[in-house]
RNA sequence: UCUCCUGUGGCGCAAUGGUAGCGCAGCGGACUUCGAAUCCGAAGGUUGCACGUUCAACCCGUGUCAGGAGAG
Numbered sequence: 001u002c003u004c005c006u007g008u009g010g011c012g013c014a015a016u017g018g019u020a021g022c023g024c025a026g027c028g029g030a031c032u033u034c035g036a037a038u039c040c041g042a043a044g045g046u047u048g049c050a051c052g053u054u055c056a057a058c059c060c061g062u063g064u065c066a067g068g069a070g071a072g
Stems, first nucleotide, its partner, number of pairs: 001071007010024004018055001027041004048064005
C1' cells in the first nucleotide's frame, strides 16, 4: 500500500429491504426464617460515524473510524 471479515442494550449473539429480538448480568415482585435456586414483571438500543439509493435500510452503495486476518 492492497484485499477480505467484524462493529447491534453492561456482556455474548440473532434479525439476508417491511414494527430490532434472544440469553446472561443488573432492577422490582412472588416463594423462603434469611439467602441460593425457581417463577413473574418492568427497564435498558435511534444497529461505530456521516452521506446516498428506496415508499421503507441492521440489511444495498460511497466515504470514514476502530479491531482482526491475509498478500506485497
The RNA shown here (transfer RNA) has 72 nucleotides and comes from Zasmidium cellare ATCC 36951.
The organism belongs to Zasmidium cellare, within Eukaryota.
It matches the Rfam family "tRNA". About the family: Transfer RNA (tRNA) molecules are approximately 80 nucleotides in length.
The coordinates come from a structure-prediction model, not an experiment, and the mean pLDDT is 83.